[in-house]
RNA sequence: GCCCGCAUAGUCUAGUGGCCUAGGACGUCACCCUUUCAAGGUGAAGAUCGCGGGUUCGAAUCCCGCUGCGGGUACCA
Numbered sequence: 001g002c003c004c005g006c007a008u009a010g011u012c013u014a015g016u017g018g019c020c021u022a023g024g025a026c027g028u029c030a031c032c033c034u035u036u037c038a039a040g041g042u043g044a045a046g047a048u049c050g051c052g053g054g055u056u057c058g059a060a061u062c063c064c065g066c067u068g069c070g071g072g073u074a075c076c077a
Stems, first nucleotide, its partner, number of pairs: 001073007010026004018057001028044005050066005
């Protein structure tokens, strides 16, 4: 250089055009429970879905570009 894959809360992840103003787990916070802690119960906060553009009535989802990460491959005097 070329090819392929990935990017969603602090972390891990679900999602494959409309039921998503995005669900779950861990974590965080509040309350309950407990003599206390842990465990457990209830609730809450937390996501411009990497960035920009396009297609569409409608995009986390499809297309293009960019960025970052991972893998493969070629050259190396």
Description:
The RNA shown here (transfer RNA) has 77 nucleotides and comes from a Thermomicrobiales bacterium. The sequence was found in a public genome assembly. The source organism's lineage runs through Bacteria, Pseudomonadati, Thermomicrobiota, Thermomicrobia and Thermomicrobiales. The prediction has a mean pLDDT of 82.